Transfer RNA from a Bacteroidales bacterium, 73 nucleotides, folded computationally.
[in-house]
RNA sequence: GAGCUCGUAGCCAAACAGGGAAGGCAACGGUCUGCAAAACCGUAAAUUGUGGGUUCAAAUCCCAUCGAGCUCU
Repeated sequence: GAGCUCGUAGCCAAACAGGGAAGGCAACGGUCUGCAAAACCGUAAAUUGUGGGUUCAAAUCCCAUCGAGCUCU
């Protein structure tokens, strides 16, 4: 220098021939307990790395760019 893959909540992670973001862990509240832990019930938290574009509509398509990994030169 070139190419490929990945980036979604505090952590892990699903959703792709465009139709509006599941789940687990953790956190918080409650039940239970002598107190805890465990178990069970409930709650909140992400506009999807960033910036543009296309579209009625973008995590998803296009362009640029940042970061991580791999390969080639």

Annotation
Rfam family: tRNA. Gene Ontology term of the family: triplet codon-amino acid adaptor activity.